[in-house]
This is a predicted structure of a 1495-nucleotide RNA (small-subunit ribosomal RNA) from an uncultured bacterium. Model confidence (mean pLDDT): 84 of 100.

RNA sequence: AGAGUUUGAUCAUGGCUCAGGACGAACGCUGGCGGCGUGCUUAACACAUGCAAGUCUACGAGAAAGGGGUAGCAAUAUCCCGAGUAAAGUGGCGCAAGGGUGAGUAAUAUGUAAGUAAUCUACCCAUGGGUACGGAAUAACUCGUCGAAAGACGGGAUAAUACCGUAUAAUGCAGCGGCAUCGCAUGAUGAUGUUGUUAAAGUUCUCGAAACGCCUAUGGAUGAGCUUGCAUCCGAUUAGCUAGUUGGUAGGGUAACUGCCUACCAAGGCGACUAUCGGUAGCUGGUCUGAGAGGAUGAUCAGCCACACUGGAACUGAGACACGGUCCAGACUCCUACGGGAGGCAGCAGUGAGGAAUAUUGGGCAAUGGACGGAAGUCUGACCCAGCAACGCCGCGUGGAGGAUGAAUGCCGUAAGGUUGUAAACUCCUUUUGAAGGGGACGAAAAUUCUGAUAGAAUCGGAACUUGACUGUACCCUUAGAAGAAGCCCCGGCUAACUACGUGCCAGCAGCCGCGGUAAUACGUAGGGGGCAAGCGUUGUCCGGAUUUACUGGGUGUAAAGGGCGCGUAGGCGGAUCUGUUAGUCAAGGGUGAAAUCCUACAGCUUAACUGUAGAACUGCCUUUGAUACUGCAAAUCUUGAGUUCGGAAGAGAGUAGCGGAAUUCCAGGUGUAGUGGUGAAAUACGUAGAUAUCUGGAAGAACACCAGUGGCGAACGCGGCUACUUGGUCCGUAACUGACGCUGAGGCGCGAAAGCGUGGGGAGCAAACAGGAUUAGAUACCCUGGUAGUCCACGCUGUAAACGAUGAAUACUAGGUGUUGCCCCAUUAGGGGUCAGUGCCGCAGCUAACGCAUUAAGUAUUCCACCUGGGGAGUACGAUCGCAAGGUUGAAACUCAAAGGAAUUGACGGGGGCCCGCACAAGCAGUGGAGCAUGUGGUUUAAUUCGAUGCAACGCGAAGAACCUUACCUAGGCUUGAAAGGCAAGCGACAGGGUAUGAAAGUACCCCUCCAGCAAUGGCGCUUGUACAGGUGCUGCAUGGCUGUCGUCAGCUCGUGCCGUGAGGUGUUGGGUUAAGUCUCGCAACGAGCGCAACCCCUACCAUUAGUUGCCAUCAGGUUAUGCUGGGCACUCUAAUGGGACUGCCUACGCAAGUAGUGAGGAAGGUGGGGAUGACGUCAAGUCAGCAUGGCCCUUACGUCUAGGGCUACACACGUGCUACAAUGGGUGCUACAACGGGUAGCUAAACCGCGAGGUGGAGCCAAUCCCUAAAAGGCAUCCUCAGUUCGGAUUGGAGUCUGCAACUCGACUCCAUGAAGCUGGAAUUGCUAGUAAUCGCGCAUCAGCACGGCGCGGUGAAUACGUUCCCGGGCCUUGUACACACCGCCCGUCAAGCCAUGGAAGCCGGGGGUACCCGAAGUCAGUGACUCAACCGCAAGGAGAGAGCUGCCUAAGGUAAAACCGGUGACUGGGGCUAAGUCGUAACAAGGUAACC
Repeated sequence: AGAGUUUGAUCAUGGCUCAGGACGAACGCUGGCGGCGUGCUUAACACAUGCAAGUCUACGAGAAAGGGGUAGCAAUAUCCCGAGUAAAGUGGCGCAAGGGUGAGUAAUAUGUAAGUAAUCUACCCAUGGGUACGGAAUAACUCGUCGAAAGACGGGAUAAUACCGUAUAAUGCAGCGGCAUCGCAUGAUGAUGUUGUUAAAGUUCUCGAAACGCCUAUGGAUGAGCUUGCAUCCGAUUAGCUAGUUGGUAGGGUAACUGCCUACCAAGGCGACUAUCGGUAGCUGGUCUGAGAGGAUGAUCAGCCACACUGGAACUGAGACACGGUCCAGACUCCUACGGGAGGCAGCAGUGAGGAAUAUUGGGCAAUGGACGGAAGUCUGACCCAGCAACGCCGCGUGGAGGAUGAAUGCCGUAAGGUUGUAAACUCCUUUUGAAGGGGACGAAAAUUCUGAUAGAAUCGGAACUUGACUGUACCCUUAGAAGAAGCCCCGGCUAACUACGUGCCAGCAGCCGCGGUAAUACGUAGGGGGCAAGCGUUGUCCGGAUUUACUGGGUGUAAAGGGCGCGUAGGCGGAUCUGUUAGUCAAGGGUGAAAUCCUACAGCUUAACUGUAGAACUGCCUUUGAUACUGCAAAUCUUGAGUUCGGAAGAGAGUAGCGGAAUUCCAGGUGUAGUGGUGAAAUACGUAGAUAUCUGGAAGAACACCAGUGGCGAACGCGGCUACUUGGUCCGUAACUGACGCUGAGGCGCGAAAGCGUGGGGAGCAAACAGGAUUAGAUACCCUGGUAGUCCACGCUGUAAACGAUGAAUACUAGGUGUUGCCCCAUUAGGGGUCAGUGCCGCAGCUAACGCAUUAAGUAUUCCACCUGGGGAGUACGAUCGCAAGGUUGAAACUCAAAGGAAUUGACGGGGGCCCGCACAAGCAGUGGAGCAUGUGGUUUAAUUCGAUGCAACGCGAAGAACCUUACCUAGGCUUGAAAGGCAAGCGACAGGGUAUGAAAGUACCCCUCCAGCAAUGGCGCUUGUACAGGUGCUGCAUGGCUGUCGUCAGCUCGUGCCGUGAGGUGUUGGGUUAAGUCUCGCAACGAGCGCAACCCCUACCAUUAGUUGCCAUCAGGUUAUGCUGGGCACUCUAAUGGGACUGCCUACGCAAGUAGUGAGGAAGGUGGGGAUGACGUCAAGUCAGCAUGGCCCUUACGUCUAGGGCUACACACGUGCUACAAUGGGUGCUACAACGGGUAGCUAAACCGCGAGGUGGAGCCAAUCCCUAAAAGGCAUCCUCAGUUCGGAUUGGAGUCUGCAACUCGACUCCAUGAAGCUGGAAUUGCUAGUAAUCGCGCAUCAGCACGGCGCGGUGAAUACGUUCCCGGGCCUUGUACACACCGCCCGUCAAGCCAUGGAAGCCGGGGGUACCCGAAGUCAGUGACUCAACCGCAAGGAGAGAGCUGCCUAAGGUAAAACCGGUGACUGGGGCUAAGUCGUAACAAGGUAACC
């Protein structure tokens, strides 16, 4: 410090997720030791038991056990010690500290800084003074009564440092008086005069100037109370709150100020700088995180506060409204004799409950601290220790060194090996820790007693004696021995680390993206590896990353986001100069900012954690002094911002009234006749009752053609005939005046298109709804005919729009160019120029994610306002508010997704556009689709009908040929190292061949016959057995190679360097021309190059050269009925090798060129001459595991192999491809011509003869330019048929044959005789072909024993048509739109149906907290009363003073009643929403999305 994730890719926006750190944690697996810490976050839920606050030479009374003595035999009695002890009581001090918890509390709290001139303070310290004389009770005790108990009452006795009276008394306190000093308004302090008033307690002993007390006064210290400023969470869907409320006067009350309380008076007080209300919460030092600013948090430690079962109340006291006190009420628990009582763990342990979850009913007061005491000492669950828990942090160990036959095992493997791995074994060494044995601390200083110094019993020094829970612990030594001690998570990317097997969208994983559907580095296991380590992972929470709330440090044209517009309040901000002030600001000093923590340094535990000491820091607040630039404040001045006056100017600016013409419709009349109207085409509609058309006249309402213009005006909405009146704003010019009067603007007020609403008018045209007609599968639409609200006017409401420049207002600055509107200036002939104010376009810098913006900013800055923070849910719900309503404004959450969205790029696509090509259409010719047959396919059937191919690009395809074989299928019978191959081991000696039996055959059983080399071992060969293995047309073409099809023989596909762009990418390759062509050319930020095109290759068309047999025969000769038959020849034809030839080369026209055109010339051939081979980058998971090869999986007496028979040939039917036809351009018969490519020895087969024929007999010739197949056919000539189901057509069937072959039944081809079906030119639709082509005619070949209407070739005859590119199909280039990228066979919307989830409404029902009103009213303070009661004082007494009980009143907790509001839960039913592989209906949107879309 970043990374993953939206896309085919890119940039930016934006969310989600991850890597880090932390924790009082929990859970899973695992677990050796030690140190230091930490440990109910939940039920402030309920608590059994024990302990947690007592102590004391103030006082009175005063035991026992036990021991000892005396008396007694003993029981026993008595004395002493125990002991003035224990326990209880009166009294003093303490119990308000310590310890716990965080319920309440948003301010009576906390933090910080001040104030107290408005206060108190026990114990402690200092100082001054004092401590006199008396009195009356009372508890314990004893006696009695009541009660179950708790306890209570009565009689009697007694003491005090308990209580009371008197005295004395001040500098105390109070009243009155003046003085001095000071201050902050009230005032404070100090002398001082005078009057009044107020105190005390003793105890001990060493008997004193003793110690400890007591009273009073002053001061200190400590602690506390009260007051003030500032800071201190969220919600405005909480906007108004308040009657003791705010203030005053008087009184009361308090330690003290105060409405703290009461009476009266006044009507105030608080609040958008957030009152009130609601929710949540103890606050802080700190802690965690972060670069910081911040954010989150408030365990342990420390400070403050609050609370002590819940609520209320006071008492005592220096201090409490009191955790282990009191009273009352309530809930709960316990005891009870039922009458009544007792209790409060949020102290330490512990129990139950709750919960994911949190410890021992331990030891000790040895240390530190506290209470009491003079002290010894007692008490102390504070505290110090120990126990439990890997809960955290820190440290240590589980061994170290050597060790390669790189052992074994495991795993992988291409079978070579690799890896585990120096790891182990093995050798040497060490002993931390653990075990055993031994030694053994620090923490302890004291206190007490004695003593020295000293003024001192303060304090310090010396001596003696005593004290350790932890603990025989830490630590040290010795002994033996590598011995007892490693796991957890991860390994697709992020993110370090890979293989095998299993599984097969299953099981499962997952933080995000995503893995898993038979080869999973992602699931599970194993091996290996990576990380951390006594831990490792997971979960949860917080901060970080997140600049993703942006102060530091973001945005708003299109991503979320500018208010519809103006006026203007508060607020914020604000021109120039001068003076003052010093609030802000800056500097220096002082105070404070507790300690701990953090940081730095040093030090102590072996180290570290931990701890100690010192420093720094605590960024804050208060205060003093200084500075005065800037801001503020106060005063003064100025003119440039703003405004006013004057003179001009333009304008659909606004309102009211009046007027005008054109058009439309209607009405009346005239002319006139059959249609009009409307559409893609129609129909509804109107019209013979006279329409439409046309003419004349009239009526009505609405809107204002041309002018008219990215022209004008207005704040926006908006404004358009003409005239008048009223009126707002703007601009220009010129001087003068005012003197900052300004800008923005939360709330507020006003304006605000269309539609809509209310009342009343008006209504020509248009036109929601509605009706009809069409269209359609449907058509509640688009189109047509009608048509009502409405549109218009007046008044009122509504308050919203894609109210848009999707761009808030204002000011200043920052190149230009070119239009235009208004005014002005110069010069005036046209015109030109400038300034200001508008309004457009282009464009630089700059900005922007890009697109784009660019003086009219989206640039550079300032000020103010508004708004945004992922998508959906949702602008919805609830609430509030506005509205007559419709609805508007404000405006969530649960839940759900990992995206949603912007700009640009490349493709693809479009019922977008442009250009171009192709038998693509058109123009033609011949067909297919109808018939019969052949063949292939589907389907069906079957034991099997083997398998594959399936739009074009499967279907006469694999198959260039299924009777057996082939053959893969079925049935049946056999074999099991196998039908074929090779390896090893063992045994045997043959195998082949012949024969017999059985059988359908294969096979099985048997008989005959039977080896070679070598002396042998053994080898060769063969068989048998065993073993690894063979074998598989079994599966996967979606694991593959190879091959092939297709787009397409279409003209495209790319690269290097450069340049442009943030980038994907572009440029080049686009553009102007041209071409069959990305062919060439010109231009150009491109220049070149590659794969394709073309050419090179083959055939063919012409010529030449060479060669001349088997070919040829012009010339010469011979011969024949005839024939190159023969000699001879190689001229010609031909054969087959090498060359030539054609290049727009020449001419003309056009053109820059490339090139194009021409009945051009020449030429055998002319613009690629014709044909073939040749198939770019790629697409279709196209086809093929059954041609072959091959990974993986599967079968192994069978899914292998052999054999026989059957099947692949089935047959209601459907489709494809063909053949033959339907006839006279024909058919039959006879005669008669002319080819080429090819093939032939397991072959082609001649002549001749036989047969009607298929064919047979025959055998010449030929391994072929020699012989044979071989007859070419259409054609020509002649003749018959004469338009018919025929002399057309030949299917089907019967009979008879031929050939091949072991074998033609299933199931071959052919021949002859007979039979003579459908069919008379084929619906919708559809195919091929542009010239030697289509059409037509025959011939050959491959396969093959035989089988060809198929396939591959060959030649013969030989056309028609092409105006042209509008349309259909396919393709190429450019451009445009896109929400597509699996790419339109795309994407995608809504209802309905199903399941699940959360949520709104709802008659009601249940609960909660708070408030209001009223009733009742405990305890208690206060007030009143007090006839009853009473020791202290007065009084001889009576009585008095005083006090109390009791009673009454005010206040008041709990409780009750009532009505309303709020919050939550639940609720039949109901509303929408979200999610969920393959449901229904349609097709709304994205392309012109097929009616442009949207608000």